[in-house]
Parts: sequence; C1' cells; structure tokens
RNA sequence: UGGGCAAUCGCUCUGGCAUGAAAGACCGCCGGGGAGGAAAGUCCGGGCUCCACAGGGCAGGGUGCUGGAUAACGUCCAGUCGAGGCGACUUGAAGGAAAGUGCCGCAGAAAAUAAACCGCCAGCCAGGGCCUUGUGCCAGGGAAGGUAAGGGUGAAAAGGUGAGGUAAGAGCUCACCAGCAGUCCGGGUGACCGGGCUGGCUUGGUAAACCCCACUCGGAGCAAGACCAAAUAGGGAAACGUUACGAGGGCUGCCCGCCCCAAGUUUCCGGGUAGGUCGCUAGAGGCGCAGGGUAACCUGCGUCCCAGUCGAAUGAUUGCCGCCCCGCAAGGGGUACAGGACCCGGCUUACAUCUA
Repeated sequence: UGGGCAAUCGCUCUGGCAUGAAAGACCGCCGGGGAGGAAAGUCCGGGCUCCACAGGGCAGGGUGCUGGAUAACGUCCAGUCGAGGCGACUUGAAGGAAAGUGCCGCAGAAAAUAAACCGCCAGCCAGGGCCUUGUGCCAGGGAAGGUAAGGGUGAAAAGGUGAGGUAAGAGCUCACCAGCAGUCCGGGUGACCGGGCUGGCUUGGUAAACCCCACUCGGAGCAAGACCAAAUAGGGAAACGUUACGAGGGCUGCCCGCCCCAAGUUUCCGGGUAGGUCGCUAGAGGCGCAGGGUAACCUGCGUCCCAGUCGAAUGAUUGCCGCCCCGCAAGGGGUACAGGACCCGGCUUACAUCUA
C1' cells in the first nucleotide's frame, strides 16, 4: 500500500416526482450515499448521559528522567542519561537501596555488623635428617594465632595501579586514577554536561519485594438516558350511590360535642408494560493552499458532506484490465487479514502482494 473500470440482478438509507383530501405505510419512476487499516482485542484516555458529591483525612488503584504537544492519556514529539552496536542507528515502566524491613538459587570457606578452604607468616611444642658442630641449614607434624597480597567459586568477593611499609600482609601510609559527599565557577528553560577545591579513604545487588516520596484518580455506561404511550396490578380525586335508630376510628382515660369512615358504578388524574420516537451521526470531521514550529502539533482561508442498521443492509454473477506463479504456446492457478453497532484519540494484535 491494501487492486481498477464496467454491466446485470438484488439489499439498505435517503432527495424529488407520481398516487392520495392529508398524514403514515406500501408500490412505481428518476437520482444520490453505502465498512477498515486494522471496522478486531476492549487494554488506556476523552466527549456525551444518568447517579453521587461542603471541606479535609484514612484505606485502595494508577503513574514515575526533562521539556513540549493534546480535550485527555499509561499516547506522541524533541532531548538527557543508561544499555547495545566499528558505525549509521536501535532500545529502556529511567524517583528513592546513605529511612526501615525482607530476600540473594547453584557454586563457594565466606553473599554483607564480612569471612580463613588452599596458600603465606614470625614465635611455641615434640621429634627427624645433613655436616662445616653453629645463636647452623633442610623438609615435614601438632595446637593456638596473624594475614584478604596470590589461588579457587561465582553474575557479583568489600575500589584499581604503583611505591613505601611489614614476620607476612593490609588505605596501614603516600601518589595517580575511578567513585561518593560537600562546596564553588561556567553552559543549558530543564533533565544534565564541563571544570576547580575540600573531605573521610570506599558505601554489593534487588523496589514489575514490602515500603518511602511526588503527582493523580467518584461510580456506572447508548441495554447510558429522554419523550410518547395500548394493557395489568396497586394508588389518588370528583360525582352518583349506600346509611347511621351506628359495627368502627380520631380529638383526652370517661362524658358531651365535632370530625372521619362502606360495598358498588362512572369519569378523570396518575402509573409506564408491549410498542413507537429521539439519542444517531456536521464531527477534537475530510481535502487543498498559506503561515508558525526541529517535530508532535497549531492557526488562518477556501472547499466538501462521506453508512446509520436493530429480523442489524453493504451481496451475487459476468466481461475487460492489473500484480504474482506454472507453461514454448494455447491455457491453468493464485490475489491476504478481516466487517460498523453512540462518537473520537491512542496502544496492541492479524495480514497475500508491492514499495521505501
């Protein structure tokens, strides 16, 4: 990127005409529109609708370098830093491990208040060997120590290199380098980058472990929701009717007095099921030009109207051409993934062919 043109027969929405007193429905005639880059998964964000809502806090969810874009985002753009690559470039859920807790397989002595397996080391104990017979030399053993230089294990072994130092060693001391903390100067909107000085000599990893910090989040969804409105149940009002010589109830426990109160019929209100209408597609819209911006994107002007179903339409057949494969040719075969369901911005996943 997502085959092209045309014809015939249909389907669906719609404009006009005709028919008709008119509306609606149906039919007829002439026109117009009719799936996608992902319409998909329904993962994230927003519009819209209804419900909830003083304000603050706790709990819980989400996000997590900086600046920008945007209606908003976990998306996008431009950068910084890390990682990978000789490089063009690619890639990262990238705050905090010096607040606390936990965990760190296998191997290894030891995996975090360091640790002694081999090795190295002076002295001690009991012996041995040698000949130059000494405060001698050599090779082992034992117990208790020192030692992180060296070996070995590991993804990682508690800074690196060198010198001094020491019995042997060690930031034990020093120089340089790396890193950390503090501070200052310069550059940058910022993340950060470059450099100087001082300090203690040095601080393992893991937060898609708990946690801490900062920011942020009300819930449900077009079967939202609004309107019209047969029917049924229950409710209210009025009139008629019924009677009261009171069963009953209320005002006060009693009396008086006053008030309410009945089956039934009719009408109206109301109720809101079936059904119908709206929501429903003119929009954060498409295309072109101009301008701003590195870019994402924004602004202005012009122009266009481009599915709207719910039993859920968008299909079938044919011709010609395109592309790929087989074949000398005639000819034959292949042409993907997949389809709206309120709308939009993303992400992810699927995909024949061709192209960069």